[in-house]
Predicted 3D model of a 73-nucleotide RNA (transfer RNA) from a Candidatus Dojkabacteria bacterium. Its Rfam family is "tRNA". Rfam describes the family as follows. Transfer RNA (tRNA) molecules are approximately 80 nucleotides in length. Lineage of the source: Bacteria > Bacteria candidate phyla > Candidatus Dojkabacteria. The sequence was found in a public genome assembly.
RNA sequence: GGCUCCAUCGUACAGCGGUCUAGUACAUUGCCCUCUCACGGCAAAAACAGGGGUUCGAGUCCCCUUGGAGUCG
Numbered sequence: 001g002g003c004u005c006c007a008u009c010g011u012a013c014a015g016c017g018g019u020c021u022a023g024u025a026c027a028u029u030g031c032c033c034u035c036u037c038a039c040g041g042c043a044a045a046a047a048c049a050g051g052g053g054u055u056c057g058a059g060u061c062c063c064c065u066u067g068g069a070g071u072c073g
Stems, first nucleotide, its partner, number of pairs: 001072007010026004018056001028044005049065005
């Protein structure tokens, strides 16, 4: 340098164009429970790498950039 794949709450994953005002687990915070802690129960906060395009509608499809992984030379 060519080609392929990946990028979503703090972490790990789901989300195959509209019911997404983006979900689950762990973690965090609050409340309940307990003499207290732990365990358990309930609740809350928290995310689509950046830009452009297609579409009535994009986390999802296309292009570029950035970062990462693999492979070829």